[in-house]
RNA sequence: GUCCUUAUAGCUCAAUGGAUAGAGCGCGGCCCUCCGAAGGCUGAAAUGCAGGUUCGACUCCUGCUAAGGGCA
Repeated sequence: GUCCUUAUAGCUCAAUGGAUAGAGCGCGGCCCUCCGAAGGCUGAAAUGCAGGUUCGACUCCUGCUAAGGGCA
C1' cells in the first nucleotide's frame, strides 16, 4: 500500500429490516441475618463517528476512526 474480519451496558456475549435493544457476571437500593456470605425483590447502565437507502436500520450501502489478521 491493498484485502478481510470485528466494534452493542463496567466485562463476556445475544438480537430474520419491524413489540420498550436482551442475558450472564459485576454495581446500587431493599428484604433476610447479630454482622456478612448465600438467597429473594428491585433499579441504573450500551448500538465507535458521519452520511445514505428504506414506511421502518444494531442489521443493508459509503466514508472515517480503532483493534486483529492475510498478501506485498
Molecule: transfer RNA
Organism: Patescibacteria group bacterium